[in-house]
């Protein structure tokens, strides 16, 4: 885009079309084929006439005659073979197209010629009657014809015979003349005609034959007995095995016979640019059918839809004896189905039948009805109308949108409504179903007339709410797990519009079966290889022919349809006229380039000959040495062998090793080479014999002999199979030993088939160059193998050139890219093979081959939305290269063992609040839980609230103090002065009240901001422009060096730049300068001897400002670079030490309990207040620490030296008391001034003497101190007493590279009190680093990848469960087409003793002819039988798919 459509929602009008696609299922009822009296008898009626008998006459009126009208039944004629329906069958001369007849028929119609004479016998109707329920059948008697039958006549008619002429490819045909013979007729009449007979021609219609075309399957390959042909008969309208007898053995088939499935064919219709593909409704042509099957009759025509006979099924009637029927005609009914209309009107028109005609009939047809089923047209109003009503929706609360939309104002009147008029369709008059319709006019009034789908992308159109992987959506991708533009609803929007969506089907897009117009190295796809049949294709020259080809002409290509131009309905759809087109087929006339056929010829393709030549080419026979193994003998002694390490195994019965001799089998080291040969598989010691092919040279020969190659034939690695040999080594299976969680493996020790030979089979491989064969052409360079030619040579060399092979690199070109590139995957040509999404599956079934194993051919159901190729960036690797880090190593000290402290888990509990969870949670949030904190639990209490804003009333008693009561808060009572003022009031509170609201450490860190951790202070992460690539991307950023560093240098299709690195900042180490109080004191003075005072600022120190270090200098290395090594000078040397500083990003890392915050949740409670308890529990496990285990030590005595800090609700000296914690009193100090404050380790002296101790201090008892409202749960400290474990710590594991580790003390924050923690400070002060193999982490380059939530990835198979389709299956049940035999209806044909018989002959019997009957051949349905094809089902079973 289309549709005979259906379904859902909706639905105003008209025109034109169209409507059982399914059950060719069954049908009630009505209608659909009759007509003619001008063929006939009869019958009926009317008129006229005749007028018997009877009636006393008016007439009635039998009968006859004539005329007219009609006629349901019957005889007869024509028509029922047309028209109408349906598509079951049919793969066929059925259909389409074009031809043929020397092989045909044709009623009615037309033309022409001739004729139409004279006879005969019946019969229906009718009457009577018989049988029967009926249908119907029979008997007797009468009668007519255009019914029937002889006779006459008849030609240019038919037949037979023989003859002549002409023609044809042939059988033969036509014409002419002759003889013999045969066959006709119907009348009626209005007198005009209408009929009838014969013959010929025409027209129309039909039958037959032929060429070409006409679906799928080869998992259908052979089919055929009247089959193929002949001779002779029969038969037909006619040819013919159409039928029959005889004879011959043919005929069809790979160009697809036969069989199976499906199907009416065509003009056309739909789609498409076309070529094609699909389809065959309506309209038109042809065919076939009429309940199923068979058959003939009649007829011009049928084997007959509304005729006959028979058989079968079904239905109906019945008196049970027997009968009737056929809607796939029009309506209609049941049924089936997703689904398809009225039991209408009319013959007015068109057409048909009959008739002389009038006319009759006509469900053909013309109309109407019904269905939005389709196409077309129209309407549902039009104009104005707001800084824009209301309502709705959203909202950032400002507004936006619905929206000029509505209201309102003014108009118009299509359709519909009412009324009036009113056609054409009809040719002289009349006659119209449609139809009072179309159309015209008038009236009235916006009144009666809009929905459907969609809004994530494709694809035009977005928000809110609800829901919460639910409900649901979905054409594909996909959406939904609490902020859904994707579900549902609403608002808004988009599209189409009396329709809109959905579903089904077809074409297109799809170059996705590729003729036009595709491919096959790696995506699916080259046969394993050769020979060769059919077939296809084929070199040069010159003739001929004209099949293909091209051109002209002619016929045909029906109409309709289509296209163009016109015309008619108001337009359109629709109808119509003319033209074109119908790309085809056939005939004919030409042309001769190309193809073809044919003739002659040529040598270049191909082949042969001659001369050479290389080679693991093949087959057979023989020979050889090395090695393994085995046997014999000798020497010799304890191991050998094997592995990562071992063991099994062999060995004292003498192995391994070694020497000599022997046996046997298999394979041929070195040479040996991207070397050679072969078609491929493949071929490797040497010699011989036989043998195939290649290459080079050569102008001797043939003369296109060629290429490819469906089937076919042959060859064809390894493994395997059969028979017979052989068997050294190796070695499936198997055994043992190891390894391992296991180890039916990898490793080891053994070991059988096999490997070897001969003969046969198998016929497959990643049989690979994943690249079919042949031919030609298209830049180069460089190797190598085999030949030829030339040049220069002393030369085994060298150079140039040529042919054939075999490699690498590379241009153009090709390619999706990778890559290929004269050995093409380039440019062309020919032929073959193969492919068409993945899985199922190279499976099943069938067939063929095979001894088997198995091979070849080779599906479907079902299932998925991918599977796949090449390349890119990452990530990863028990891949590679390089480099770094307390990463390892080298060292020092720890942890893990003990006791205690602290945190966590677990457990417990009313509660033990919450968070943190590998590194990167665990002395973490917490720089400090007795109450408070506090979030938890128990109990008591409050409800606009403990806190904020707003409103109303009231108050000035705001607030403070006291009392009662309570566990406490809440609660109750009592007492006592708010502030400012312009005097109006204002401010600030208290109390009460109502509601908005407060409040939440409630949830979500996976909705968030902010902050933080980590990789990691690792050296990386990017951009602009350019260039390369189809692209993702690459380059830069890689490479060579170097660095701590993407630090720097050099090179380079890159050139630059940014965030990081470094530097700038702080501190520390040296110096200078400035300034000296509370710091200092060298020199001077005083002095209580204390920098205490005067004085001074030199020094120390303090804190401001400067300097200093930059590879600057020298030597060496390096590339004359960057840089590195060494040295000088210097306080410091190559970044001097330390700190702060953390790129792009990763981990949905941590935190909603610091804070902020979206959404959700609670609201007399999940909020608020209070008391008590808990966070401090304790079988246990882990982390982090402290103290120790002692003599490098403990204890005692008396001495020395810091730094950095803190101090007013504070630090607190001195003095006094106390053993002490501390207390009392109290100076000084808001601090370089006073205080904390004694530094300790250390040094000196003394003691202890290796022990659970004079080590160690846990635990416990008693007595105290301090803080605090309060030390019971639950604080720290002191004294005395007690004196536990522990004697250096398993596996494992941590920190540290220098003022570091280790060790020693000091201070601070938090804090009423409460550090072994944390953060700082200084004192003493080491050891070691060969080095980068390994462990861990990281960086750069490279490589592989089926990974990309990225190796914590991906993913394979069994098993278990559920479901689905399918193969096998003892069987069971259907369907189909044939075959053989039996039975054999109707009927044609043939035969026939007897029987019956109007026309003709004879006339006497009888005959001719006919009929019934019987027999025979054929023959439908039916029966029997064995096979074939196909479907369903089946216990069980096999694999497959999905979850």
């Nucleotide at each position: 885009g289309a549709u005979g459509a259906a379904c859902g929602c909706u639905g105003g009008c008209g025109g034109c079309g169209u409507g059982c696609u399914u059950a060719a299922c069954a049908c009630a009822u009505g209608c659909a084929a009759g007509u003619c009296g001008a063929a006939c008898g009869g019958c009926u009626c009317a008129u006229a006439u005749u007028g018997a008998a009877a009636c006393c006459u008016a007439g009635u009126g039998a009968u006859g005659u004539a005329u007219g009208a009609g006629u349901u039944a019957g005889u007869g004629g024509c028509g029922g073979a047309c028209g109408g329906g349906u598509g079951a069958g049919u793969a066929a001369c059925g259909c389409g197209u074009g031809g043929a007849g020397a092989a045909c028929c044709u009623g009615c119609c037309g033309u022409a010629u001739a004729c139409u004479g004279g006879g005969g016998g019946a019969u229906a109707a009718c009457a009577c009657u018989u049988a029967g329920a009926a249908a119907u059948a029979g008997g007797u008697g009468c009668u007519a014809a255009u019914a029937c039958c002889g006779c006459a006549u008849a030609a240019g008619c038919g037949c037979a015979c023989a003859g002549c002429u002409u023609c044809g490819c042939a059988u033969g045909a036509a014409g002419c003349a002759g003889u013999g013979u045969g066959a006709a007729a119907a009348a009626c009449u209005c007198c005009g005609g209408u009929g009838g007979u014969a013959u010929a021609c025409g027209a129309u219609g039909g039958a037959u034959c032929c060429g070409c075309g006409u679906c799928u399957g080869a998992u259908u390959a052979g089919c055929u007995g009247g089959u193929u042909g002949g001779c002779g008969g029969g038969g037909u309208a006619a040819c013919a095995g159409c039928c029959c007898a005889c004879c011959a053995a043919g005929g069809c088939g790979a160009c697809g016979a036969u069989c199976a499935g499906u199907a009416g064919c065509c003009g056309g219709c739909c789609u498409g640019a076309g070529a094609g593909g699909g389809u065959g409704a309506a309209c038109g042509g042809c065919c076939a059918c009429a309940u199923u099957g068979g058959g003939a009759c009649u007829g011009a025509g049928a084997c007959a839809c509304g005729g006959c006979c028979c058989a079968a099924a079904c239905u109906c009637c019945u008196a049970c004896g027997g009968g009737a029927g056929g809607c796939a005609g029009c309506a209609g009914u049941c049924g089936g189905g997703a689904a398809u209309a009225u039991u209408g009107c009319g013959c007015a028109a068109u057409g048909g039948a009959g008739g002389a005609a009038a006319c009759u009939c006509u469900g053909a047809c013309g109309c109407a009805g019904u269905g939005a089923c389709g196409c077309c047209g129209c309407g549902u109003a039009u104009a104005g109308g707001a800084c824009g009503a209301a309502g709705g929706u959203c909202u950032u609360c400002g507004g936006a949108u619905u929206g000029u939309a509505a209201a309102c104002u003014a108009u118009u009147g299509u359709c519909g409504u009412u009324a009036g008029g009113g056609a054409a369709g009809a040719g002289a008059a009349a006659g119209g179903a449609c139809a009072g319709u179309a159309c015209c006019u008038a009236a009235g009034g916006a009144g009666g007339a809009a929905g459907c789908u969609c809004c994530g992308g494709c694809u035009a159109a977005c928000u809110a709410c609800g829901u919460g992987c639910c409900a649901g959506c979905a054409g594909c991708c996909g959406c939904g797990g609490u902020a859904a533009u994707a579900c549902g609803u609403a608002g808004g929007g988009a599209g189409c519009g009396a329709g809109c969506g959905u579903u089904g089907u077809c074409c297109g897009g799809a170059a996705u079966u590729a003729c036009u117009g595709g491919g096959u190295g790696u995506a699916a796809a080259g046969g394993g290889a050769g020979c060769g049949u059919a077939g296809g294709c084929g070199g040069g020259a010159c003739g001929g022919c004209a099949a293909g080809u091209c051109a002209g002409a002619u016929g045909u290509g029906a109409a309709a349809a289509c296209u163009g131009a016109g015309g008619g309905c108001u337009c359109a759809a629709c109808c119509u006229u003319c033209a074109g087109a119908c790309u085809g087929c056939a005939u004919u006339u030409g042309a001769a380039a190309c193809u073809g056929c044919u003739g002659u010829u040529c040598u270049u393709g191909a082949g042969u000959g001659a001369a050479g030549u290389a080679g693991a080419g093949g087959u057979a026979a023989g020979c050889g040495g090395a090695a393994u193994u085995c046997c014999u003998a000798g020497u010799g002694u304890a191991g050998c062998g094997g592995u990562g390490a071992a063991a099994u195994g062999c060995g004292u019965a003498g192995a391994u090793a070694u020497u000599a001799g022997g046996a046997g089998g298999a394979a041929c080291a070195u040479c040996g080479g991207u070397g050679g040969c072969g078609a491929a598989g493949g071929c490797g010691g040497c010699u011989u014999a036989c043998u195939g092919g290649g290459c080079u040279u050569u102008u001797a020969c043939u003369g296109a002999c060629g290429c490819u190659g469906a089937g076919g034939c042959u060859c064809g690695a390894a493994a395997g199979c059969g028979u017979g040999g052989g068997g050294a080594g190796c070695a499936a299976a198997c055994a043992g030993g190891a390894u391992u969680a296991g180890a039916u493996a990898c490793c080891c020790u053994g070991g059988u088939a096999g490997u070897c030979c001969a003969c046969g089979c198998u016929g497959u491989a990643a049989a690979c160059g994943a690249u079919g064969a042949u031919u030609a052409c298209u830049a180069g360079g460089u190797g190598u193998g085999g030949g030829g030619g030339g040049g220069a040579c002393u030369g085994a060399c060298c150079c140039c050139u040529u042919c054939c092979g075999u490699g690498c690199c590379g241009c153009a070109g090709u390619u999706a890219a990778c890559a290929c590139a004269a050995u093409a995957a380039g440019u062309a040509a020919u032929c073959c093979a193969c492919c068409u999404g993945g899985g199922g599956a190279g499976u099943a079934c069938g067939a063929c081959c095979g001894c088997a194993a198995g091979g070849u051919u080779g599906a479907a159901a079902c299932u998925c939305a991918a599977a796949g190729g090449a390349a890119u960036u990452g990530a990863c690797g028990g891949g590679g290269a390089c480099c770094c880090g307390c990463a390892c190593a080298a060292g020092c000290g720890g942890u893990g063992g003990a006791g205690c402290a602290u945190g966590u888990g677990g457990u417990u509990u009313a509660a033990u609040u919450c968070g943190a969870a590998g590194c990167a949670a665990c002395g973490c949030g917490a720089a400090g839980a007795a109450c408070c904190u506090u979030a938890c639990c128990u109990g008591g209490c409050c409800u606009u609230g403990a806190c904020a804003u707003c409103c109303c009333u009231u108050u000035g008693g705001a607030u403070g103090c006291g009392c009662g009561g309570u566990a406490a808060c809440g609660c109750g009572c009592g007492c006592a002065g708010c502030c400012c003022u312009u005097c109006g009031g204002g401010g600030c509170g208290g109390a009460g009240g109502a509601g908005a609201c407060a409040g939440g450490u409630g949830g979500u860190g996976c909705a968030u901001g902010g902050u933080u951790g980590u990789c990691g202070u690792c050296a990386g992460c990017u951009c602009g422009u350019g260039u390369c690539g189809u692209g993702a991307g690459a380059u830069g950023u890689u490479g060579g060096g170097u660095u701590a560093a993407g630090u720097c240098c050099c090179g380079c299709a890159a050139c630059g730049a940014g965030c990081g690195c470094a530097a700038c900042c702080c501190u520390u180490a040296c110096c200078c300068u400035u300034a000296g109080u509370a710091g200092c004191c060298a020199g001077c003075a005083g002095g209580a001897g204390a920098g205490c005072u005067g004085g001074g600022c030199a020094c120390u120190c303090u804190a401001g400002g400067g300097g200093g270090a930059c590879u600057g200098c020298c030597g060496g290395g390096g590339a004359u670079a960057a840089c590195c090594c060494g040295g000088a000078g210097g306080a410091a040397g190559g970044c001097g030490g330390g700190g702060a500083u953390g790129a792009c990003g990763u981990c949905a890392a941590a935190u909603c309990a610091u804070c902020a915050u979206g959404c959700c949740c609670c609201u007399u409670a999940u909020g608020g207040c209070c008391a008590g308890g808990g966070c401090u529990a304790c079988a246990c496990a882990c982390g982090u620490g402290c103290u120790a285990c002692a003599a490098u030590g403990g204890c005692g005595u008396a001495a020395a030296c810091a730094a950095a800090g803190g101090g007013a609700g504070g630090c607190g000296a001195a003095c006094c008391g106390g053993c002490g914690a501390c207390g009392g009193c109290a100076a000084g100090c808001a601090a370089a001034c006073c205080c904390c404050a004694g530094a300790a380790a250390u040094a000196a002296c003394g003691u202890c003497c290796c022990a659970g101790u004079u080590c160690g201090g846990a635990u416990u008892g008693u007595a105290g101190u301090c803080u605090g409202c309060a030390a019971c749960c639950c604080g720290a400290c002191u004294a005395c007493a007690u004196g536990a474990a522990g004697c250096u710590g398993g596996a494992a594991u941590c920190g540290c590279u220098a003022g570091u580790a280790a060790u020693c003390g000091c201070a601070g924050a938090u804090c009423a009190g409460a550090a072994c923690g944390c953060u700082g400070c200084g004192g003493u002060g080491a050891a070691u680093a060969c080095g980068u193999u390994c462990c861990c982490g990281g960086g750069u380059c490279u490589u592989g990848u089926a990974c990309a939530c990225a190796c914590c990835g991906c993913c394979c198979g069994u098993c278990a469960c559920a479901c689905c389709a399918u193969g096998g299956g003892a069987g069971c049940c259907g369907g189909g087409a044939a075959u053989g035999c039996c039975c054999g209806a109707a009927g044609u044909c043939g035969g026939c003793a007897g029987c019956c018989u109007a026309a003709c002959c004879a006339c006497g019997a009888g005959g001719a002819g006919g009929g019934a009957g019987c027999c025979g051949c054929c023959g439908a349905a039916g029966g029997c039988a064995g096979g074939c094809c196909u479907g369903g089902u089946g216990a069980c079973u096999g694999g497959g798919g999905u979850g």
A computed fold for a 1443-nucleotide RNA from an uncultured bacterium, annotated as small-subunit ribosomal RNA.
Model confidence (mean pLDDT): 84 of 100.
RNAcentral holds the sequence, with entries from ENA and SILVA.